RNAcentral holds the full RNA, with entries from SILVA. A computed fold for a 477-nucleotide part of an RNA from Candidatus Woesebacteria bacterium RIFOXYB1_FULL_38_16, annotated as small-subunit ribosomal RNA, 5' domain. The coordinates come from a structure-prediction model, not an experiment, and the mean pLDDT is 87. It matches the Rfam family "Bacterial small subunit ribosomal RNA".

Context: one part of a larger RNA
RNA sequence: GGGUGAACGCUGGCGGCGUGCCUUAGGCAUGCAAGUGGAACGCUCUAUCGCAAGAUAGAGAGUCGCGAACGGCUGAGUAACACGUAGGAAUCUGCCUCUUGGUGUGGAAUAGUCCACCGAAAGGUGGGGUAAUACCGCAUAAGAUCUCCGGAUGAAAGGGUUUAACCGCCCGCCGAGAGAGGAGCCUGCGGCCCAUCAGCUUGUUGGUAGGGUAAUGGCCUACCAAGGCUACGACGGGUAGGGGGCGUGAGAGCGUGGCCCCCCAGAAUGGGACUGAGACACGGCCCAUACAUCUACGGAUGGCAGCAACCGGGAAUCGUGCGCAAUGCAGGAAACUGUGACGCCGCGACGCCGCGUGGGGGAUGACAGCCUUAGGGUUGUAAACUCCUUUUGCCAAGUGGGAGACCACUUGGAGAAUAAGCACCCGCUAACUUCGUGCCAGCAGCUGCGGUAAUACGGAGGGUGCAAGCGUUGCCC
Repeated sequence: GGGUGAACGCUGGCGGCGUGCCUUAGGCAUGCAAGUGGAACGCUCUAUCGCAAGAUAGAGAGUCGCGAACGGCUGAGUAACACGUAGGAAUCUGCCUCUUGGUGUGGAAUAGUCCACCGAAAGGUGGGGUAAUACCGCAUAAGAUCUCCGGAUGAAAGGGUUUAACCGCCCGCCGAGAGAGGAGCCUGCGGCCCAUCAGCUUGUUGGUAGGGUAAUGGCCUACCAAGGCUACGACGGGUAGGGGGCGUGAGAGCGUGGCCCCCCAGAAUGGGACUGAGACACGGCCCAUACAUCUACGGAUGGCAGCAACCGGGAAUCGUGCGCAAUGCAGGAAACUGUGACGCCGCGACGCCGCGUGGGGGAUGACAGCCUUAGGGUUGUAAACUCCUUUUGCCAAGUGGGAGACCACUUGGAGAAUAAGCACCCGCUAACUUCGUGCCAGCAGCUGCGGUAAUACGGAGGGUGCAAGCGUUGCCC
């Protein structure tokens, strides 16, 4: 000098764009953050029509499907194939695209519901009855899998529309192949500190057989062998999420990883599996622990490192806001519904950028202040005064945008008005006098100032530098 997710002191007019718990991965009241489909299914209620059967419309919980593995948050752990980069072979892949072969025929249940009952609640038990694209058979098998090559195994679901009906059309369902995108696995190389850590290792290293997985593999088990790693730093300890990037620097480098993007990891702590194409699953389940809440003491419930908010901690970091109009995502044939993702508004000079606080004229160089050699000098064209302008702000009207809140723009009006501070002035370093003080009070980044004339302390006048900021402190180059 530059930088900062900053903080502190003094000060503070406006706008745009960004950005905002770096500390306790401490605890969390309340609300919201993941639903959707009636064109898969039966039922209940309400309204209208109807004598009724029923029809139409709306609402509701339930079965079923898809989603909930995305999106959002955090950085605890992790020195590791976690990440980056370049490769590899033994894999899986819902939705999407292309190609191809099918979609025949039966059955038994069950939730909702009704009845009875238990419980404070959460919830549960028994019985009756019911539907499906839920569940289970049979048939068929191009291709698929297994094979001793003879053969064997294994599938499906319908709905809407149209029709008198079939056909047709649309959305689906099953088998197979290919693709795209996604995911799992393996390897080379690369990037922290300590040797005051020097030896480490028994599933350890390899083999055989088996198990397990979507898949390779000591991943696991049995048996066999005795190996494997290490000063090119094993093992141990400390620290740390990694990268794209970012800061600085002429570069080499050094430092850093906040916002945004990619990857990883975590979801009170520890462990576990279930479902599923995908999880060992933040707003799913089970167990244990700690904490907290309710309780009729038998028991039950909870997990903000989602968005807000609260307590606590701290030098320090925001509203319990609006909207699904846009973008995106989920579901749906669609209409649409949901979405604290997102789009906006709000708060903070936290940062960057832009604008303003007026412009021209104006000397007897006014008053006042300060200094003075008492002549004067200086503040100083500064002010007053005069002419002009109207950004910003204020008032009014209008146009456009926007779901709205509101925003942008245009025109008109009054009015120089509504708007300047902060630090410094011995040298480094730009800017000097006076008074006070008297090694006191104090200053200080370094050298150092202050003990009676202090440009170094404190005040004042003046000056210098920046400016809606200016200084200080911390940290990096």